[in-house]
A computed fold for a 105-nucleotide RNA from Acetivibrio saccincola, annotated as TPP riboswitch aptamer (THI element).
RNA sequence: UUUUUAAGCUGGGGGUGCCACACUGGCUGAGAAAGAGUGAAAAACUCUUAACCCUUUGAACCUGACACGGAUAAUGCCGGCGUAGGGAAGCUUUGAAAAAGUGUU
Numbered sequence: 001u002u003u004u005u006a007a008g009c010u011g012g013g014g015g016u017g018c019c020a021c022a023c024u025g026g027c028u029g030a031g032a033a034a035g036a037g038u039g040a041a042a043a044a045c046u047c048u049u050a051a052c053c054c055u056u057u058g059a060a061c062c063u064g065a066c067a068c069g070g071a072u073a074a075u076g077c078c079g080g081c082g083u084a085g086g087g088a089a090g091c092u093u094u095g096a097a098a099a100a101g102u103g104u105u
Base pairs, nucleotide, nucleotide: 001098002097003096004095006093007092008091009090010089011055012054013053014052017027018026019025033049034048035047036046037045038044061086062085063084068079069078070077
């Protein structure tokens, strides 16, 4: 100097679903929360905050997808799809490896 492992700080990115008898609860998950605004509307959309996750070593998350197969009360619930396409960075510390230079023996 380069590559790389594991952390920290700051900044940034993201999603917030499905429902049975009860309007309260249940299921999965890291996460399904609270508030405000637009709107005729209890539809739909947007914004703020909190928690959680992810941050190019990128399956956090989006498109494909109102798609395919299997389950379930139901749902991206599970599996593939996926060496498909996109997707948000800087610094510091720590170890490991390699190369070059300098010095000493």